[in-house]
RNA sequence: AAGUUAUCAAGAAAGGCCGAGGGAAUAGACCCUUUGACGCCUUAGCAACCUCCCGAACUUUCGGGGAAGGUGCUACAUUCUAUCCUUAAAUCAAUUUGGGAAUAGAUAACAA
Numbered sequence: 001a002a003g004u005u006a007u008c009a010a011g012a013a014a015g016g017c018c019g020a021g022g023g024a025a026u027a028g029a030c031c032c033u034u035u036g037a038c039g040c041c042u043u044a045g046c047a048a049c050c051u052c053c054c055g056a057a058c059u060u061u062c063g064g065g066g067a068a069g070g071u072g073c074u075a076c077a078u079u080c081u082a083u084c085c086u087u088a089a090a091u092c093a094a095u096u097u098g099g100g101a102a103u104a105g106a107u108a109a110c111a112a
Base pairs, nucleotide, nucleotide: 003110004109005108006107007106008105013043014042015041016040017039021032022031023030026082027081028080029079044074045073046072047071049070050069052065053064054063055062056061078104083101084100085099086098088096089095
């Protein structure tokens, strides 16, 4: 590095620097952006995955508390869609709507 498990429709800003693109990949769409995006730095904030405390459970863990430490995050649902299954409408079909699963991604812990 590959990997395993869990979560991902909530939440959370300013200042400085930079200067043209950015929102993961492929495609389509839509949006943000010289009224300075993205990125970097500082401070602040949000969260509660690990650490910490308490209770229950019994080696599978669950619930609550707090936010000092390790982290992550602070436009738009993981910005939306794509693959498969399915409900309803419609009904030859196609299409639309709701739900589920898979793939991929992000974060945390473990592992190596």